[in-house]
């Protein structure tokens, strides 16, 4: 006397796409951590709350650019680029650590 990484208290942020089956119920397929599990409301398509999941400044969770460009696919925000572009929600505790490393003395 620290880093990475991991765990965690409290708080906060975020998304829910494509597709098939007569198809708002229901069931299946693709990617993904997650593709809507529960309740309320209502103009039946949204909204609100809760849950699961991910992310929380060491921030590509997520949003904008974007009805972008290239590739692949049955199709898609599927993959890559764009992207040390612009935004985006935080402060603690613990493990790591009787260690590594550095310094000093004998």
């Nucleotide at each position: 006397a620290a880093c990475a990484a991991c765990u965690u208290c409290c708080g906060g942020g975020g998304g829910a796409g494509c597709u098939c089956g007569u198809g708002u119920u229901c069931g299946g397929g693709c990617u993904g951590a997650g593709a809507g599990g529960g309740a309320g409301u209502u103009u039946u398509a949204g909204c609100u709350c809760c849950g699961a999941c991910c992310c929380u400044u060491u921030g590509a969770a997520c949003c904008u650019g974007g009805u972008g460009c290239g590739g692949a696919u049955a199709a898609u925000g599927c993959c890559g680029c764009c992207g040390c572009a612009g935004g985006a929600a935080g402060a603690g505790a613990g493990u790591g650590a009787g260690g590594a490393c550095u310094g000093u003395g004998a």
The RNA shown here (TPP riboswitch aptamer (THI element)) has 106 nucleotides. The model forms 96% of the base pairs in the Rfam consensus. The sequence was found by an Rfam model in a public genome assembly.